Record summary: Predicted 3D model of RNase P RNA and transfer RNA as a complex of 470 nucleotides.

[in-house]
This record gives sequence, structure tokens and C1' cells, in this order.
RNA sequence: UCAGAUGACCGGAUGGCUGCUGCUUUUGCUUCGGCAAAGGGAGAGGAAAGUCCGGGCUCCACAGGAUCAGGAUGCCGGGUAACGCCCGGCGGGGGCAACCCUAGGGAAAGUGCCACAGAAAACAAACCGCCGGAUGCCGGAAACGGAUAUGCCGGUAAGGGUGAAAAGGUGCGGUAAGAGCGCACCGCCGAACUGGCAACAGAACGGGCAUGGUAAACCCCAUCCGGAGCAAGACCAUGUAGGGACACGCGUUGCCUUAUGCAACAGGUGCGAUCCUGUACCGAUGUCCGGGUAGGUUGCUUGAGGUGGCUGGCAACAGCCAUCCUAGAUGAAUAGCCAUCAUCAACCGCUAUGGCGGUUGGUACAGAACCCGGCUUACAGGUCAUCUGACAGU
RNA sequence: GCCGGCUUAGCUCAGUUGGUAGAGCAGUUGAUUUGUAAUCAUCAGGUCGGGAGUUCGAGUCCCCCAGCCGGCACCA
Repeated sequence: UCAGAUGACCGGAUGGCUGCUGCUUUUGCUUCGGCAAAGGGAGAGGAAAGUCCGGGCUCCACAGGAUCAGGAUGCCGGGUAACGCCCGGCGGGGGCAACCCUAGGGAAAGUGCCACAGAAAACAAACCGCCGGAUGCCGGAAACGGAUAUGCCGGUAAGGGUGAAAAGGUGCGGUAAGAGCGCACCGCCGAACUGGCAACAGAACGGGCAUGGUAAACCCCAUCCGGAGCAAGACCAUGUAGGGACACGCGUUGCCUUAUGCAACAGGUGCGAUCCUGUACCGAUGUCCGGGUAGGUUGCUUGAGGUGGCUGGCAACAGCCAUCCUAGAUGAAUAGCCAUCAUCAACCGCUAUGGCGGUUGGUACAGAACCCGGCUUACAGGUCAUCUGACAGU
Repeated sequence: GCCGGCUUAGCUCAGUUGGUAGAGCAGUUGAUUUGUAAUCAUCAGGUCGGGAGUUCGAGUCCCCCAGCCGGCACCA
């Protein structure tokens, strides 16, 4: 200098003018609900997004337990309120390297599937080929020998060809021909023992190798999970035909002169089903049609919170101390214009080739809506730190 | 804001234990007719919304995006 890798960060700045939404102070008015004026101070994000996970919060009555169904996750250890997230390792794959990717339990529990091609797709299998036998042919007196063939019998997985995948590979021996049939090396399987918290790694020794792939197919194993969501929920106001239909229920026993009532039992009360135990509550509603209002208050923003420092830890993170308060809108504010500067691109001019000046254009993705922790996706342009490779120079 | 569903030819839709993507209408060409329609024959047309992954192999299974559609307030 060029090409890369990883991590972190910014994502326009300053000033002026005109506005918008909350909060607050003072003054004035008031029908005491508020309204108006002036001043002060605050006002989008790294993703506010997608709504993909996990929680807080609220309601469904609460707690404990069992069975089934459904869903999710899946190497090991740790972090966390929790997670499918994060950190650190292990195994596998990629890259010369820095480094990156990895849904990574179980296929000797069972079932299913493996199209086409191919002989055969899974307790293996014989299409061609190779070899032996039988039979026929030729020679021979015979024993036997020879060449060659088969709608025959058998052996053989070395070779050919098919496929994504063909049941270890190479060599030597062996054999009728072959074959882990035997041996050597490599690979594979199991494994005493050693190291490690563990995943796992190494491995004496043993086994000729016996059981292909697929679980983001059913399934098995282990662990976890109740449901709905701020349009949750609570309060007030306005208004009505305070309407109709259907379903279900208003149970039993006792006390009591009857009814009301009280008690016990039965029944009901968790938005997948069934059941058990205990406590609490309930005494009727649910669905549909029709009708009315589409207004306000609350929930609402101080929170697993931010910033800085120290300590522990490889790290994620945790603890302690100090300090700060930082949007709460609801047909939905957080903006518009101008000037200067910054930065990028194109063009032009000058030049000492390092740059300088001018003109024009651009400055993204996108906008809170109950709140947090993550993931994923979008993003003009730019900055910093560490590291790797190649080339050149010293 | 929250919760569901859909996307396959120009249009409307099928496509299940994952194995060469089909139907109807529309379109092309030819026949028939004096000509047109209808009819008959024939042909073309598909990145299965997009991108990654699992698998030998994805319209189908899994994940991430994009677009479109629907539902949800309170009172009696």
C1' cells in the first nucleotide's frame, strides 16, 4: 500500500424566526368543573419496526396433586426474573490465516418412506461376467484328453453398468473361481485405564467388520408450559323499546305455625379435557336479534432504570458506593423556514501533484402508544480499537 | 394497538403419508361457415409471493421477510 476478520460507536451541529403537546409558577376571570395571558423548564430510536420468544402488570376464586391431550426446547458447564437469549468450552464443517458457521439427544424400542434408473434399496441380491458340475460334440479299444455350447444344477460380490446411497480400502497370500477366507498397513466398532465438574479427549487390549440414510416423517427419552391480553382491568357521565327469542337453572333434608330466613348435603365458580384434597365465594346466568352511546378519568410511567467508579469473575454477569430523573400524546404533539458550518458524490478551475477554491445535488432506515429483557429485519454516510494475509522498503 | 387467515398460468381455483405441477374460463394456430359466434382439433403460457435451511430430492417440512384480507370498544 492492497485485500480481509472481529468488536464498539456516531448517525448531522450551532444560531435566529414562526408553531405544536404535557408539566410547573404568577396574575386575572369563574357557573368552582375549569378558562385565558405572561414566564420557566421538558419533548422519539438504534432499531421506537416485525410481533418471533421470555417476563412484569391486570382479569378469569386460590393453593396442592394425578392422568390424558396439545405445544415448545434438545452437546456440556455457567449467567439471568425468565427465555428458544447471552457467555465460556466440546464435537463437526469451511478458510493459507485472523476468524466464521453449526435445530448438535435417540436409527442394535417400534412403524413408515427411499421416486426414476438398476440384477438387487435392506433378516440382502446373480443381469452381464468368472469358475465347477451335468448333458451333448470330437479323438481314443478303454482310462482319459480336447474345443465349444446350453430355456439345466451350483459356487462367486473381485470386474462392468445404475444410482444421492450398493454392505470397509490398498497390497500380498490363498482358491476351481472368488471372498476378512488368512496376513500387513490404513479406516471402523467396543473398551480397562488416564485427564477433565461435564460434554469430551487420549488409549493398553479385544473384535475380521456383525445392525445404509431419513426423527425440520410418525415416534421414544429428558426438561419446561393454565388462559387471555391495556381495545386487559377499574370508575364516572350521556342515552334507550330499560325490549324480544332460545337454552339452562331456581334442588334435597332438617329447624320453624306458614312464608321469609338459618344450617347441612348436593351444584356452580381457570377461556384443552377429566378427576382428587383443602379453603373461600355464589344463589343466577349465557347466546342471538333489536336498541343506545361512541365522551371523560384512571391504569400511565421511578424502572429486573441510566451514568461514573471500585471489587469478584476468562466472560456473560454480580455486589457495593456516588450521582441523575430523562415524552406521556389519543384522528394521536415532538415540526417548518432561513443562515453558517460539517460531510459525501459529480463537474469545472488553479496547482508546488500533498492539496486548494467554486457550482450543483445528496445527508439514510424510519417515528413512541402499558412497561421491560432478547432475537430478527431495514439503514445514506462516517469514526475508533485490535488482529490476519500478500507485496514493497528499512 | 392486539389476535387470526391467505398468496399456485392472464382470471377463478385443485394439488397429503415429500418423487416430472394440473382443471375450467381466457389466448395462439388450423378446420367448419359467404362471414361471425358456437363446435372440433392443436399449441403455448408457471423463478408455485421472495430469501436461507433440512433432505438424494421441497408447491408440500422448518426459519426469516414482503404484500393482501378479516375480527376485536362500552351500556341495557

It holds a member of the Rfam family "Bacterial RNase P class A". It is annotated as a ribozyme.
Model confidence (mean pLDDT): 77 of 100.